[in-house]
RNA sequence: UUUCAAUUUAGCCACACCCGUUGUGAGACGGGGCCGGAAAGUCACGGUUCUUGUAUGUACUCAAGAAGGCCGGGCUGCCUCC
Numbered sequence: 001u002u003u004c005a006a007u008u009u010a011g012c013c014a015c016a017c018c019c020g021u022u023g024u025g026a027g028a029c030g031g032g033g034c035c036g037g038a039a040a041g042u043c044a045c046g047g048u049u050c051u052u053g054u055a056u057g058u059a060c061u062c063a064a065g066a067a068g069g070c071c072g073g074g075c076u077g078c079c080u081c082c
Stems, first nucleotide, its partner, number of pairs: 012037002017032006035069001041075003045072003048067006
C1' cells in the first nucleotide's frame, strides 16, 4: 500500500409538547415524553440572545438576572484492536 474477514459494547442525557410547583419575568425544578447528542457532563471567563429595573419620546448606557441543547474556552468522564 492492496485484498479479505471480524468487531464497533454496556449504557447515559432528554428537543418540542403536556401536567404540577415556583419566579414580576427571561426561565427553573419534578413527572410524562423522546427531536436529537460522542461529552447534550460541568463551569457564566469571553461573545451572543433574552428578562427586569432606573432614566427615557424611542434606542443606547448603567445595574441585577436567564440561557452550558447559541458559540468559543477551561476542567473532567466513558468505550474501543488502535
Predicted 3D model of an 82-nucleotide RNA (c-di-GMP-I riboswitch aptamer) from Methylomicrobium sp. wino1. The source organism's lineage runs through Bacteria, Pseudomonadati, Pseudomonadota, Gammaproteobacteria and Methylomicrobium. It matches the Rfam family "c-di-GMP-I riboswitch aptamer". Rfam's curators write: GEMM was predicted in a large-scale screen for bacterial structured RNA regulatory elements.